Predicted 3D model of a 308-nucleotide RNA (Bacterial RNase P class A) from a Miltoncostaeaceae bacterium. Model confidence (mean pLDDT): 76 of 100. Rfam family: Bacterial RNase P class A. The family's RNA type in Rfam is ribozyme.
[in-house]
């Protein structure tokens, strides 16, 4: 220094709190007895089960992924291997398909980064020189048939020669290709339901029209019926559970056995105190469930590499 791996203060006492069972009670409740946070219960960032809601199929937009091969319910997780980088190692990292389909846009090279000017080189024309070979300045002149930037050799100093290769990079640029993707989330949703208001019925009562009867009519009582508010039960924790052996697999995972139940509140329990003892004890607290990553954070261990 790399890698993986275990714990999560221990026992005791006491006084609480939830949740199951048992027992008592009409009932509120009471006794008894078990169980009661995490490796991250966090970040909700990806995958899924559950549920509702939409949907003929296909396609478009729109979003995700992106070497190969495998696990897996799925996955952007995981395992193996290829290949690139970092590292002196052990070892860590990697969005890692396509650049002759098109568009854009380029540090360093290089004349020049997509489009033509500009350079440089050649020709022409013109001044000057001239040992008449040419040299040298200028041009708002020509220049399709001249100038690849890469890599090997050779030489040599801003410049060449000789050969090998290829039209340069860049898609976390847009794009084009192959693949998956419906929406919204337990405050999903399911059942029951007051009181109030509404609505209907009466061999019931009252008060009015109307003095009675009968009928209309308002109120009360009563029964009913419909919404689903208050509240109250279900989802709700036995699961793509965990553990111990054994087989298959390099692995990740998969199959088989045996035993085992291990948190379900809904204003939301899982604590306080004392004692005694060690190494003196970080990070943090479930709210449908699971699988992954990521963050936070203490202490032990074990293997490897390096150097003394």
């Nucleotide at each position: 220094g790399c890698a993986g791996g275990c714990g999560a203060g221990a026992c005791g006492g006491u006084c609480g709190c939830g949740g199951g069972c048992c027992g008592a009670g009409a009932g509120a409740u009471c006794g008894g007895u078990u169980c009661g946070a995490g490796g991250a219960a966090a970040g909700u960032c990806c995958g899924g089960a559950c549920a509702c809601c939409g949907c003929a199929g296909a396609g478009c937009a729109g979003g995700g992924u992106g070497c190969u091969g495998g696990c897996u319910a799925a996955c952007g997780g995981c395992c193996a291997g290829c290949g690139g980088g970092g590292g002196a190692a052990a070892c860590c990292c990697c969005a890692g398909g396509g650049a002759a389909a098109g568009u854009g846009c380029c540090a360093c090279a290089g004349a020049a980064a997509c489009g033509a000017c500009a350079c440089a080189g050649c020709c022409u024309c013109g001044g000057c020189g001239u040992u008449c070979g040419c040299g040298u300045c200028g041009a708002c002149g020509g220049u399709a048939a001249c100038g690849g930037u890469c890599u090997g050799g050779u030489g040599a100093c801003u410049g060449g020669c000789c050969g090998g290769c290829u039209g340069g990079g860049u898609a976390a640029a847009c794009c084009c290709c192959a693949c998956c993707c419906g929406g919204u989330g337990c405050a999903a949703g399911g059942c029951c339901g007051a009181a109030u208001c509404g609505g209907g019925g009466c061999g019931u009562u009252g008060a009015c029209g109307u003095u009675g009867c009968u009928c209309g009519c308002c109120g009360a009582g009563c029964c009913c019926c419909a919404g689903g508010u208050a509240g109250g039960c279900c989802g709700c924790u036995u699961g793509a559970g965990g553990c111990c052996c054994c087989c298959g697999g390099c692995a990740a995972c998969g199959g088989g056995u045996g035993g085992u139940c291990c948190a379900g509140a809904u204003g939301g329990a899982u604590g306080g105190c004392c004692g005694u003892c060690c190494a003196c004890g970080a990070c943090a607290g479930a709210a449908u469930c699971c699988g992954g990553c990521u963050u936070a954070c203490c202490g032990c261990c074990u293997g490897c590499u390096a150097a003394c």